[in-house]
RNA sequence: AACUUAUCCAGAGAGGCGGAGGGACUGGCCCGAUGAAACCCGGCAACCUGCGCGAUGCGCAAGGUGCUAAUUCCUGCAAGCUUUUAAGCUUGAUAGAUAAGGA
Numbered sequence: 001a002a003c004u005u006a007u008c009c010a011g012a013g014a015g016g017c018g019g020a021g022g023g024a025c026u027g028g029c030c031c032g033a034u035g036a037a038a039c040c041c042g043g044c045a046a047c048c049u050g051c052g053c054g055a056u057g058c059g060c061a062a063g064g065u066g067c068u069a070a071u072u073c074c075u076g077c078a079a080g081c082u083u084u085u086a087a088g089c090u091u092g093a094u095a096g097a098u099a100a101g102g103a
Base pairs, nucleotide, nucleotide: 003101004100005099006098007097008096013041015040016039021031022030023029025076027074028073042068043067044066047064048063049061050060051059052058053057072095077092078091079090080089081088082087
């Protein structure tokens, strides 16, 4: 890197450091010198893990990850619905992210 399964409309600092970029990609639309990324601290959550129990579950903890603008920011393919013909909405795929697992 690829495969399998689960989840993705909740949650999380006016801190330090750093100095211009960032939001995967496309098209949009945004964030950013009233400081971007990265890193540190803090925080959130609870997939794995540990413990307990009246145990296909629930509770507590937080060791391994993860996350910490906007629904995965919206969207890309397909089907359907509404319609003031410009758009709006729903569902399912695809893509992506994270966890766990097998080879």
The RNA shown here (SAM riboswitch aptamer (S box leader)) has 103 nucleotides and comes from Tuberibacillus calidus DSM 17572. It was read from a public genome assembly, where an Rfam model found it. Its mean pLDDT, the model's own confidence on a scale to 100, is 87.